The RNA shown here (c-di-GMP-I-GGC riboswitch aptamer) has 77 nucleotides and comes from Cryobacterium cryoconiti. The source organism's lineage runs through Bacteria, Actinomycetota, Micrococcales, Microbacteriaceae and Cryobacterium.
[in-house]
C1' cells in the first nucleotide's frame, strides 16, 4: 500500500417520535437504533428527488454508485 476477525478501544446513527427551519425535496437539535470499516469530508461525473411553465434555471441527496481528500485498530490473506 492493499485487505477487513464473532479481536480490542472508540465512533457514526436508518425508520419512528418531539422541537425548530424550508414552498418543497430536505436540513438542524434532542430522543431512538436499522445498519455502517470510512455511514469522516467534498455535489467533480452519473442516478434519484424537489421547485419551476413538461422550459431556462435553481435546489436536495456523500446512508445510491463512481471519483477526489483525510483517518483509528491489526487476526488472516
Nucleotide at each position: 500500500a492493499a485487505c477487513g476477525a464473532u479481536a480490542a478501544a472508540g465512533g457514526c446513527a436508518a425508520a419512528c417520535c418531539c422541537g425548530g427551519c424550508g414552498u418543497a425535496a430536505g436540513c438542524c437539535g434532542g430522543g431512538g437504533a436499522c445498519g455502517c470499516a470510512a455511514a469522516g469530508c467534498c455535489a467533480c461525473g452519473g442516478g434519484a428527488c424537489c421547485c419551476g411553465g413538461u422550459g431556462a434555471g435553481g435546489g436536495u441527496u456523500a446512508g445510491c454508485c463512481g471519483g477526489g481528500c483525510u483517518a483509528c485498530c491489526g487476526a488472516a490473506c
About this RNA:
Model confidence (mean pLDDT): 90 of 100. The sequence was found by an Rfam model in a public genome assembly.